[in-house]
């Protein structure tokens, strides 16, 4: 001089993982069967269909309707999942709470 590993440190970048938000998807829907409750009820299981899509396909309220029978109606609001994007900035006041100066 040169290369190579190791371990500290500090600095930037870049990813991933959580969360916020948006957008797509789907309309948290539609259909068939079975069973089951009955005005203090109005649900359950199961299968098909909806998604370039895995999953889910449900609650709660309003307000009908049903005169005791099998059948629910309409409105609102409230998620998850799948993928895709983007995002954490800055600054003021008040209170607490640490540390450090007087």
């Nucleotide at each position: 001089g040169a290369a190579a590993a190791u371990a500290a440190a500090a600095a930037a970048u870049a990813g991933a993982c959580a969360c916020c938000u948006c957008a797509u998807a789907u309309a948290a829907u539609g259909g068939u069967g079975g069973g089951g409750a009955u005005a203090u009820g109005g649900c359950c299981c199961a299968c098909c269909a909806g998604u370039u899509u895995c999953u889910a396909c449900c609650a709660g309220a309003a307000c009908g309707c049903c005169g005791u029978a099998a059948a629910c109606a309409u409105u609102c609001u409230g998620a998850c999942u799948a993928u895709g994007a983007g995002g954490g900035a800055a600054g003021u006041g008040u209170a607490c709470u640490u540390a450090g100066g007087g």
Predicted 3D model of a 102-nucleotide RNA (Purine riboswitch aptamer) from a Halanaerobiaceae bacterium. Its Rfam family is "Purine riboswitch aptamer". From the family's description: Riboswitches are metabolite binding domains within certain messenger RNAs that serve as precision sensors for their corresponding targets. Allosteric rearrangement of mRNA structure is mediated by ligand binding, and this results in modulation of gene expression. NCBI's taxonomy places the organism under Bacteria, Bacillota, Clostridia, Halanaerobiales, Halanaerobiaceae.